[in-house]
RNA sequence: GGCGCUAUAGCCAAGUGGUAAGGCGUGGGACUGCACCUCCCUGAUCCCCAGUUCAAAUCUGGGUGGCGCCU
Numbered sequence: 001g002g003c004g005c006u007a008u009a010g011c012c013a014a015g016u017g018g019u020a021a022g023g024c025g026u027g028g029g030a031c032u033g034c035a036c037c038u039c040c041c042u043g044a045u046c047c048c049c050a051g052u053u054c055a056a057a058u059c060u061g062g063g064u065g066g067c068g069c070c071u
Base pairs, nucleotide, nucleotide: 001070002069003068004067005066006065007064010024011023012022018054027041028040029039030038047063048062049061050060051059
């Protein structure tokens, strides 16, 4: 220099145009004499900018970070 993959909550992670699942953790509550266990509740400008569309995490263009391959 060329090419490919990838970016979603504090962490892991699903989601192929129509309300952003789930688990762990945090915080609050119930239970308990106090705890443990268990149960309930609790949170997202989806890396950034722009475009297409009635509607974008998703499609398109550009950029940034990470990983890999080729030279």
Transfer RNA from Ruminococcus sp., 71 nucleotides, folded computationally. It was read from a public genome assembly. Lineage of the source: Bacteria > Bacillota > Clostridia > Eubacteriales > Ruminococcus. Model confidence (mean pLDDT): 81 of 100.